Overview:
Bacterial RNase P class A from a Polyangia bacterium, 389 nucleotides, folded computationally.
RNA sequence: GGAGCCGGACAGGCGAUCGCCGACGGCGAAAGCCGCCGGAGGAAAGUCCGAGCUCCAUAGGGCAAGGUGCCGGGUAACGCCCGGUGGGGGUGACCCCGAGGAAAGUGCCACAGAGAACAGACCGCCUCGGCGCUCGCGCCACGGCAAGGGUGAAACGGUGCGGUAAGAGCGCACCGCUCCGCCGGCAACGGUGGAGGCACGGCAAACCCCACCCGGAGCAAGACCAAAUAGGGGAGGGAGCGGUGCCGAAAGGCAUCGCGGCGACUGGCCCGGUCGCUCCUCCCGGGUAGGGUCGCUCGAGCCCCGCGGCAACGCGUGGCCCAGAGGAAUGAUCGCCACUCCGCGGUUCUCCGCGGAGAACAGAACUCGGCUUACGGACGGCUCCGGCG
Repeated sequence: GGAGCCGGACAGGCGAUCGCCGACGGCGAAAGCCGCCGGAGGAAAGUCCGAGCUCCAUAGGGCAAGGUGCCGGGUAACGCCCGGUGGGGGUGACCCCGAGGAAAGUGCCACAGAGAACAGACCGCCUCGGCGCUCGCGCCACGGCAAGGGUGAAACGGUGCGGUAAGAGCGCACCGCUCCGCCGGCAACGGUGGAGGCACGGCAAACCCCACCCGGAGCAAGACCAAAUAGGGGAGGGAGCGGUGCCGAAAGGCAUCGCGGCGACUGGCCCGGUCGCUCCUCCCGGGUAGGGUCGCUCGAGCCCCGCGGCAACGCGUGGCCCAGAGGAAUGAUCGCCACUCCGCGGUUCUCCGCGGAGAACAGAACUCGGCUUACGGACGGCUCCGGCG
């Protein structure tokens, strides 16, 4: 000098003028005016996960559906974060992982290829036999062979030596694999020893199996306020059972409880549960709108320091109050300073002066914790390559 990797912050500052929204105080009959204080983000966004909070007779059990899926930790919780293990990529800093089970079952494996899973003779290799002959081969036939070639993403362990007619875990060594031990580790797993010639191809983002988790809706949730909550009346037809109490002379009526029946809710189903009616139909009356207040911002809060922990994070001391309105305010101009870039000049090896230019993505709407996406220029640490000393 070039090319990269990772990380934590920031998102201009001050002043003046003109505005916007809200709280408080003062004045005013009111409209309003004055003073003072406060007024967006790292993503406020997408609404993808996880919660708080609120409501719904239930949130219990089972099935179905859905989600998660190496191990340990963090957290209110998570599909998030941290640390590790294994695998993959990169020369490297470092990055990525859709990382449970394929010896429970089913299914699939395009094209090519002879054969794609209890495999497969297409080319090829080989003994014996026959024929030919230029005597070394060629051809034919019965067989043997998975070593070589070829196809493919993948061909039924790999490399080497021996062995053989040619071959083959057929034998052996090493590697891989399976099983059984031992050692280290909380664990995932790693190391190591022995046994076994090898049985078990891949795909679960195919069905499936295993383990764990899951009620639904969402601040237009919902609560309260007021002439404010509603509970009724009548007609016709039809008449479950039993107990208790009251009224009645009785017939009977009313209230309540149990059993039975019917309906509604449980936002897929069943069990279970709760509520309503204790028969059905019709008619009358009443009701549906709109407004105000709360929910609403002090909260798993923010900052500094200390301690514990590799870290995520936790604990403790001290300090702070930081938009809460409604379809919605947080803005504009000028000056100075700071940052970066360009040009000119000076000085000289990184500074100074002058002039000019630049500064992104974006906009709170109940609130938090994450993830993802959008985006500006600086800073710090690290890696690789090249040059010079």
Lineage of the source: Bacteria > Pseudomonadati > Myxococcota > Polyangia. The model forms 99% of the base pairs in the Rfam consensus. It is recorded under the gene name rnpB. Its Rfam family is "Bacterial RNase P class A". About the family: Ribonuclease P (RNase P) is a ubiquitous endoribonuclease, found in archaea, bacteria and eukarya as well as chloroplasts and mitochondria. The family's RNA type in Rfam is ribozyme. Its mean pLDDT, the model's own confidence on a scale to 100, is 76.